Predicted 3D model of a 318-nucleotide RNA (Bacterial RNase P class A) from Flavobacterium fontis. The sequence is in RNAcentral, with records from ENA and Rfam. It matches the Rfam family "Bacterial RNase P class A". Rfam describes the family as follows. Ribonuclease P (RNase P) is a ubiquitous endoribonuclease, found in archaea, bacteria and eukarya as well as chloroplasts and mitochondria. Rfam classes the family as a ribozyme.
RNA sequence: CCAGCAGACCGCCUUAUCGCUGUUUCGAUUCGUCGAGAUGGAGGAAAGUCCGGACACCACAGAGUAGCAUAGCGGGUAACGCCCGUCCUUUCGAGAAAUCGGAAGAGGACCAGUGCAACAGAAAGGAUGUACAGUUCGGCUGUAGUGAAAUCAGGUAAACUCUAUGCGGUGCAAUGCCAUGUAUACCGACAGUUAAGGGCUACUCGUCCGUUGUCGGGGGGUAGGCAGAUAGAUCGUAUUAGUAAUAAUACGGCCAGAUAAAUGAUAAGGGUUCCGAAUUUCGGAAUACAGAAUCCGGCUUACAGGUCUGCUUUUUUA
Numbered sequence: 001c002c003a004g005c006a007g008a009c010c011g012c013c014u015u016a017u018c019g020c021u022g023u024u025u026c027g028a029u030u031c032g033u034c035g036a037g038a039u040g041g042a043g044g045a046a047a048g049u050c051c052g053g054a055c056a057c058c059a060c061a062g063a064g065u066a067g068c069a070u071a072g073c074g075g076g077u078a079a080c081g082c083c084c085g086u087c088c089u090u091u092c093g094a095g096a097a098a099u100c101g102g103a104a105g106a107g108g109a110c111c112a113g114u115g116c117a118a119c120a121g122a123a124a125g126g127a128u129g130u131a132c133a134g135u136u137c138g139g140c141u142g143u144a145g146u147g148a149a150a151u152c153a154g155g156u157a158a159a160c161u162c163u164a165u166g167c168g169g170u171g172c173a174a175u176g177c178c179a180u181g182u183a184u185a186c187c188g189a190c191a192g193u194u195a196a197g198g199g200c201u202a203c204u205c206g207u208c209c210g211u212u213g214u215c216g217g218g219g220g221g222u223a224g225g226c227a228g229a230u231a232g233a234u235c236g237u238a239u240u241a242g243u244a245a246u247a248a249u250a251c252g253g254c255c256a257g258a259u260a261a262a263u264g265a266u267a268a269g270g271g272u273u274c275c276g277a278a279u280u281u282c283g284g285a286a287u288a289c290a291g292a293a294u295c296c297g298g299c300u301u302a303c304a305g306g307u308c309u310g311c312u313u314u315u316u317u318a
Stems, first nucleotide, its partner, number of pairs: 003312008012270007020041009043289001047300002050298005055171004067167005072086005087107001088105007108162002113160002115156002130144005175227004184219001186217007197209004234253008271287007
């Protein structure tokens, strides 16, 4: 503080004003955007990022080893370590008992090997280093004593290990596309040399390669933009199958998409709970946990207050 337990669900509402953001229509536009109207705009956990998938890229002939995970049996599922059913074990309650109900389970294997075992006990695993008795004189046999267990195919795998099954790696900052400016690989044209020369040649000229500059072309890539990215293992209702998890069918619906990141602020009224006045009105306080970021299925954790269903108990202090 209060009837308890289990399951499912909701989790503040309305209006006005001023704002933010997506889509769409119309208008304007310097083509960058701007204005007006209409319309959509957080959650049951969006959280932890623990488990399982979708999707993307990389790797990949096949086999094995290491490592990690799981563990009765059956079912569900895209998949799971999740969910459902059931058996067994432990435990709680009821009952004279049979049995019934609740809860939990880290419920493969200790006749493969290795390890470990409080107290007691000589000794807890190659079992004798106790006492007594027997004896073939070998701790060989029996008895006593300790203990849950003493040679019994003993116990123990949230001990190593073994068995079976599964698992390639990295994650949307994946990945793909477009691409201004500056610099620039490379290519072409032209011009040039105390900016650098070299080959051909004894030398000059010339010519070829290179070098420097200008112009043009041009690939990669940065800023930035687009896609991925929001219509899906989707949601609602009904029926059917199934003990159930769940699945199928029919009809209907469209439900955030931001990018430094919108989903807000203020005012008024109402609802709920609590407190005080006070007598059915007034005043005050509170209204939780928390907030999308590729998307789903789970698990776990946080949560003011409230609703519904089932079971138990019928009674005032356990």